[in-house]
RNA sequence: ACAGUUUCUCAGGGAACGGUGCAAGUCCAUACCGGUGGUGAAGUCCACGAGCGCCCCAGCGCAGAACAGGUUCAAUUCCUGUACCGACGGUAAAGUCCGGAUGAAAGAGAAUGUCA
Numbered sequence: 001a002c003a004g005u006u007u008c009u010c011a012g013g014g015a016a017c018g019g020u021g022c023a024a025g026u027c028c029a030u031a032c033c034g035g036u037g038g039u040g041a042a043g044u045c046c047a048c049g050a051g052c053g054c055c056c057c058a059g060c061g062c063a064g065a066a067c068a069g070g071u072u073c074a075a076u077u078c079c080u081g082u083a084c085c086g087a088c089g090g091u092a093a094a095g096u097c098c099g100g101a102u103g104a105a106a107g108a109g110a111a112u113g114u115c116a
Base pairs, nucleotide, nucleotide: 001114002113003112006111007110008109009108010107015030018028019027031096032095033086034085035048036047037046038045043084044083051062052061053060054059066082067081068080069079070078088099089098090097
C1' cells in the first nucleotide's frame, strides 16, 4: 500500500432552576444535546444507521429541520447574526425521565493475509 480470509474490540449526547396544577424533567417559561461515511471542519447538503409498515428473513416502502451576511481558489460545513428539527411504548401531552436495550447497527480500529 492492497485485500476483506478469519477473529476480536469499540461504536449517542442532553433539565441543577422558575410558573400552573392533586399530579408535569411531558404543559408555559428558561436551559441543554447533536450517531456514521462523503465534501473546506455539517443535527438542518448528499448518502447511510437507528425507528415504523408489509407476519419474520431478504427486499421494498414510509420517515425531521436553514436562511442572511462575511472570509476563502473552494464552505448551505468556518466566522457573525437570527431561526428550525428530533422514532416507538409508558406516564399530566417527553429530543432530555422510564422501557424494549447487558439489544441491534451505519461504521471505526486492531490482529491476520499478500505485495513492495
Model confidence (mean pLDDT): 77 of 100. A computed fold for a 116-nucleotide RNA, annotated as FMN riboswitch aptamer (RFN element). It was read from a public genome assembly, where an Rfam model found it. Of the family's consensus pairs, 97% are formed in the model. Rfam family: FMN riboswitch aptamer (RFN element). Its family is annotated with FMN binding in the Gene Ontology.